């Protein structure tokens, strides 16, 4: 030098499952009453109650379900043997289940480390 491991990367690729359901509270919206202000009027703004919607945004309950952060288990295997190491396999505690974001894994950079 090449090449291989680690690590970084706000580059590229990259899934899987209820926009569930109920309650609450806020935001938008609708309609109604009440007071104030403006106007010839029709009406307008602005506060303020009470009711309806809501694929908005949070919090709590519940039942379903995903599995590719992570994190636990067996294991093919690796190691003379033991320890011990290990998955895209299995839990599903954590995470998550419209869109976005994210995400193991694969590219691609790298003026980092190590190995050779």
């Nucleotide at each position: 030098c090449a090449a291989g491991a680690u690590c970084u990367g706000a580059c590229c690729g990259g899934a899987g499952a209820g926009a569930c359901c109920g309650c609450g509270c806020g935001g938008c919206u609708c309609u109604g009453g009440c007071g104030a202000g403006c106007g010839a009027a029709g009406g307008c703004u602005c506060g303020u109650c009470g009711a309806g919607g809501u694929a908005c945004g949070c919090g709590c309950g519940g039942c379903g379900c995903c599995g590719a952060a992570g994190g636990c288990g067996c294991a093919a295997c690796c190691c003379g043997c033991c320890c011990g190491g290990a998955a895209a396999c299995g839990c599903u505690c954590a995470g998550g289940c419209a869109c976005c974001a994210g995400u193991a894994c694969g590219g691609c950079a790298g003026a980092a480390u190590c190995u050779c």
The RNA shown here (Glycine riboswitch aptamer) has 116 nucleotides and comes from a Pseudomonadota bacterium. It was read from a public genome assembly, where an Rfam model found it. Its mean pLDDT, the model's own confidence on a scale to 100, is 75. Taxonomically the source falls in Pseudomonadota (Bacteria, Pseudomonadati).